Large-subunit ribosomal RNA, domain VI from a Lachnospiraceae bacterium, 264 nucleotides, folded computationally.
[in-house]
Context: one part of a larger RNA
RNA sequence: CGCAGGAUAUCUGAGAGGAGCUGUCCUUAGUACGAGAGGACCGGGAUGGACCGGCCGCUGGUGUAUCUGCUGGCUCACCAGGGCCAUGGCAGAGUAGCCAAGCCGGGACGGGAUAAACGCUGAAGGCAUCUAAGCGUGAAGCCCCCCUCAAGAUGAGAUAUCCCUACCGUAAGGUAGUAAGACCCCUUGAAGACGACGAGGUAGAUAGGGCAGGGGUGGAAGUGCAGUAAUGCAUGGAGCUGACUGCUACUAAUCGGUCGAGGG
Numbered sequence: 001c002g003c004a005g006g007a008u009a010u011c012u013g014a015g016a017g018g019a020g021c022u023g024u025c026c027u028u029a030g031u032a033c034g035a036g037a038g039g040a041c042c043g044g045g046a047u048g049g050a051c052c053g054g055c056c057g058c059u060g061g062u063g064u065a066u067c068u069g070c071u072g073g074c075u076c077a078c079c080a081g082g083g084c085c086a087u088g089g090c091a092g093a094g095u096a097g098c099c100a101a102g103c104c105g106g107g108a109c110g111g112g113a114u115a116a117a118c119g120c121u122g123a124a125g126g127c128a129u130c131u132a133a134g135c136g137u138g139a140a141g142c143c144c145c146c147c148u149c150a151a152g153a154u155g156a157g158a159u160a161u162c163c164c165u166a167c168c169g170u171a172a173g174g175u176a177g178u179a180a181g182a183c184c185c186c187u188u189g190a191a192g193a194c195g196a197c198g199a200g201g202u203a204g205a206u207a208g209g210g211c212a213g214g215g216g217u218g219g220a221a222g223u224g225c226a227g228u229a230a231u232g233c234a235u236g237g238a239g240c241u242g243a244c245u246g247c248u249a250c251u252a253a254u255c256g257g258u259c260g261a262g263g264g
Base pairs, nucleotide, nucleotide: 001152005163006162007161008160009159010158011157015149016148017147018146021049022048023047024046025045026044027043033038051106052105053104054103055102059100060099061098062097066093067092068091069090070089071086072085073084074083075082076081110144111143112142117137118136119135120134165176166175167174168173181259182258183257184256185201186200187199188198189197206252207251208250209248210247211246212245213244215241216240217239222235223234224233225232226231
C1' cells in the first nucleotide's frame, strides 16, 4: 500500500514445512516343520539405541553484583574490624536463570489408492488364460491421519463485537475536528540484536525500594567466660544474602501529543 467504511478479537485452511529409523528379550512354543540337528510364520507383551521436541521437581554443570576461608601489598592514624589491588587474587560452597550427563514425551494406531506379486470371473481362441470388459488381495513407499506455519490464498475467505458528522462540491471527490481503536512517550518482561511480541502507566503492583518468607552460606560484630597464648565456648542456626514467592504506592510510570470512519 492492497483486501470498496473504520476498528478489536477469534477462526477456516488453499498451500508449505516437519516427522517417518531400528535392535534385543519374553510369550505363543521347543509348537508347526524336520529322521535328527535345528527351529518358525501369524499374534500378544516388555525394554533399549540413535534422532527430534519440551522441561528443571530429581542428579549434576555454570552461576565475574551471594556467603565463607586464606596469602601478599596499599589504605581507613594504631589494635580490633573493614575497603581496594593482585586472573573473579586464590580456594570451598551455592539461589534464580541458562543447561545435560538429568527428567518427560514423539515415530504409533488407523483409513484410501497402488507397485511387484497372488487371485476371482472371463472371452477373443467351444479348451485354457489374473485381462481384453469387469472385480479383489497386496509394501518401511504414495495420499490422508500426527505436529508447525499459513487469507498478499490480489481467488485477498469466515464469525462475533465496537464506532458513528460538519463544511465545500451537481456528482465523483475533497477538507476539518472527532468516534471505536491505535500509536508516540514512559515503567518494564522466563519477549528480544534493533524493530517486533507480552504486562502495565495512579481508577496502578509494571520496575525499583521496603517488609515478610524461601533458598544460599555456615556460626557476624561487640561483649562475657576459659586459657600465658594461639584459640575455644556462650550470647545465637548467629550475621550477611543477586535474580525466587507474597504483601506494601515509599520512588518512578507525571502532564501530554499524534493518527484514526462517516461508505452501503
Its Rfam family is "Bacterial large subunit ribosomal RNA". The family is grouped with related families in Rfam's "LSU clan". Its family is annotated with ribosome and structural constituent of ribosome in the Gene Ontology. The prediction has a mean pLDDT of 90. The organism belongs to Lachnospiraceae, within Bacteria.